Predicted 3D model of a 76-nucleotide RNA (c-di-GMP-I riboswitch aptamer) from Thiobacillus sp.
The coordinates come from a structure-prediction model, not an experiment, and the mean pLDDT is 87.
Taxonomically the source falls in Thiobacillus (Bacteria, Betaproteobacteria, Nitrosomonadales, Thiobacillaceae).
RNA sequence: CCUGUACAAGGGCAAACCCAUCGCGAGGUGGGGACGCAAAGCUUCCGGUCUUGCAAAAGAUAGCGGGGUUGCCGAA
Numbered sequence: 001c002c003u004g005u006a007c008a009a010g011g012g013c014a015a016a017c018c019c020a021u022c023g024c025g026a027g028g029u030g031g032g033g034a035c036g037c038a039a040a041g042c043u044u045c046c047g048g049u050c051u052u053g054c055a056a057a058a059g060a061u062a063g064c065g066g067g068g069u070u071g072c073c074g075a076a
Base pairs, nucleotide, nucleotide: 005074012037013036017032018031019030020029021028022027035063041069042068043067045066046065047064048061049060050059051058052057
């Protein structure tokens, strides 16, 4: 330096649902709220699913999986 990730410590994020708001829609944003998460940080590059569309395509989902990239703690 890379991989791995136990017991802990300091912490972090935040599902469903409710309110408000934006969007044709999937869904997003803010507040409340915690199902969970060692990357549930970021990123549509690949696949999946969803929405709009006759199609071509466009959009959404990073908490669907893979890839890339960054990060806290310290054993085997």